[in-house]
Context: one part of a larger RNA
């Protein structure tokens, strides 16, 4: 001094902590979705109309479908890794979605594919064939100073949503038009984020001394977002090592942590930075980013399903189970806050998070009564039989009421968001859009909440280890080298302050003791 653990005991609160073993296997419920203001499409009850066959709304609500954006963030574990990590400087050959500034467009056209019909194969998970369709899904064409390679080639885009009729057009109220907001393309600068090389530094063992053929370098050509043997091919024979190569145990790194007067020593739980991994092994696809915990492929091994013909699965997310183990918590409540993802927003998602349970596991803080009370009561226990001592302790009087307990009030975490009005701003516009601001509304899981008054009662609340020195603290009775005891000297063999028990003491206190582990 602990992420402890074990006996003994055991009131409250407030911070904090909580599988250190088997990266063992895993029932079951959540944990990443969101967007109808991108799109086909579009059931029901209920409404309206109806030719009584429908139609319209309902209604962007319920499912599923195609696109976008997000599932590379967050959360987890430490299995490997002694250097492709980290930590701490230095650099040049690069890439960057969303976001911020800038500049320059957003023109005109195609052709499919789902869902959805009808078939049709399987137990099923899942398919297949023909047919229809839309798009901000795909594909051309035009134009692109800038971008890309350069001799001259290459290369974009997408469209929704809301308000107007002042121009334009006409069909005189409409969009193919004006506006606004928001998406959309090309550059370009920025920010953030990653990627790459480099110096010096971060364990042990020489009872590991040699090691190394893409291996060290030269040309050339592929490859990458990018420099390089990364990679090939050809050519030279190099490269590294007693400053320790190589090879073996071992171990994620670090800020910090403990300890210490310091130097050092030990040690990385909790939080925070970084890295690795996601049942083992491999590999790529998509995408701005992954070679991807809760995507996809093959192999494995392991479970479960089956009509045996072939399927599913992945808890080192958050709870829970077995099961190892001295030993580690609830199959909890909310998105109310903070923040993240989606959406113009309303708001949906969010075991992240905030909270709430369990546990003396650790720090702190409080309480378990005060005052007064000699007849020094009984009782214990010891005596020299006279007392001494437990002891002001009790008991008995007088008082208090903090926690706990009941009852009654009550903050703040709350900011937004909504709705009305004004003002601006942009605009042809007093429309509508946004942005400021005023009214009014109005959102809390914790929550019986902190607090704060009332009530009643001494009422509900002490234990543990040790007393032979080291070490504060003695005595009797029992035992008799026995039964024990011990950190380390040691104690017991008839008078044991060392053994067991009693009565006094000492230490510490919701704790105290023991083991383990570090300085």
């Nucleotide at each position: 001094u602990u992420g402890a653990a074990c006996g003994c005991u055991g009131g409250c609160g407030g911070c904090a902590g909580g599988c250190c073993u088997a990266a063992c296997a895993c029932a079951u419920g959540c944990a990443a979705g969101u967007c109808g203001a991108g799109c086909g499409c579009g059931a029901a009850a209920g409404g309206u109309u109806u030719u009584c066959g429908g139609a319209c709304u309902g209604a962007g609500u319920a499912a599923a479908g195609c696109g976008g954006c997000g599932g590379a963030c967050g959360g987890g574990u430490g299995a490997g890794u002694a250097a492709u990590a980290c930590a701490u400087g230095g650099g040049a050959a690069u890439c960057u979605g969303c976001c911020u500034g800038g500049u320059a467009g957003u023109g005109g056209g195609g052709g499919a594919c789902a869902a959805c019909g009808u078939c049709u194969c399987g137990a099923a998970a899942g398919g297949g064939a023909c047919g229809c369709u839309a798009a901000u899904a795909c594909c051309g064409c035009a134009u692109a100073c800038g971008c890309c390679c350069u001799a001259g080639g290459g290369g974009a885009a997408a469209g929704a949503a809301g308000g107007c009729c002042a121009c334009u057009a006409u069909u005189u109220a409409u969009a193919a038009g004006c506006u606004u907001u928001c998406a959309c393309u090309g550059u370009u600068a920025g920010a953030u984020g990653a990627g790459c090389c480099u110096g010096c530094g971060u364990g042990a063992g020489a009872u590991u001394a040699g090691c190394u053929a893409g291996u060290u370098g030269g040309u050339a050509g592929g490859g990458u977002a990018a420099a390089g043997g990364c990679c090939u091919a050809c050519c030279a024979a190099g490269g590294c090592g007693a400053c320790g190569a190589u090879c073996u145990c071992u171990a994620a790194c670090u800020g910090g942590u403990c300890u210490g007067a310091g130097a050092g020593g030990a040690u990385g739980g909790u939080c925070a930075g970084u890295c690795a991994c996601a049942c083992u092994g491999g590999a790529a696809c998509u995408g701005a980013g992954a070679c991807a915990c809760g995507g996809u492929c093959c192999a494995g091994a392991c479970u479960c399903c089956u009509a045996c013909g072939g399927g599913a699965g992945g808890c080192a997310g958050c709870a829970g189970u077995g099961g190892g183990g001295a030993a580690u918590a609830u199959u909890g409540g909310a998105c109310a806050a903070u923040g993240g993802g989606c959406g113009g927003a309303a708001g949906c998602c969010u075991g992240a998070u905030c909270c709430a349970g369990c546990c003396a596991u650790g720090c702190c803080g409080c309480g378990u009564g005060u005052g007064u009370g000699a007849a020094g009561a009984a009782g214990g226990c010891u005596c020299u039989a006279g007392g001494g001592u437990u002891g002001u302790a009790a008991a008995g009087c007088a008082c208090u009421u903090u926690a706990a307990g009941u009852u009654g009030g009550g903050a703040g975490g709350a900011a937004a968001g909504g709705u009305u009005g004004a003002a601006g701003u942009u605009u042809a516009a007093u429309a509508a859009a946004c942005u400021u601001u005023a009214g009014c509304u109005g959102u809390g899981a914790c929550g019986u909440u902190a607090c704060c008054a009332a009530c009643a009662g001494a009422a509900u609340a002490a234990g543990c280890a040790c007393c032979g020195g080291c070490u504060a603290a003695c005595u009797c009775c029992g035992u008799g080298c026995c039964a024990g005891c011990a950190g380390c000297c040691g104690c017991g063999g008839u008078a044991a302050u060392a053994c067991g028990g009693a009565g006094g003491g000492u230490c510490c206190g919701a704790g105290c003791g023991u083991u383990a582990a570090u300085c």